[in-house]
RNA sequence: GCCCAUAUCGUCUAGUGGUUAGGACCUCGCGCUUUCAAUGCGGCAACGGGGGUUCAAUUCCCCCUAUGGGUA
Numbered sequence: 001g002c003c004c005a006u007a008u009c010g011u012c013u014a015g016u017g018g019u020u021a022g023g024a025c026c027u028c029g030c031g032c033u034u035u036c037a038a039u040g041c042g043g044c045a046a047c048g049g050g051g052g053u054u055c056a057a058u059u060c061c062c063c064c065u066a067u068g069g070g071u072a
Base pairs, nucleotide, nucleotide: 001071002070003069004068005067006066007065010025011024012023013022018055027043028042029041030040031039048064049063050062051061052060
C1' cells in the first nucleotide's frame, strides 16, 4: 500500500428499519444492621465523526477517524 472485521452508558455486552436503546459490573441514594460487610429497592449514565437512502436509521450505503487481523 491492498483486503477483511469492529466502534453502543465509566467497563463488558444485547439490540438485522418504527424498542421508553435493555442487561451485568461500577457508582450514587434509601432500606435492613449498634456499625461495617452481605443483601433488597431505586436513581444517574451510551449509539466514533460527516454525508446519503427512507415517512422513519444504533440498524442499510459512502467517506473519514480509531482499533484489531490478513497479505507482498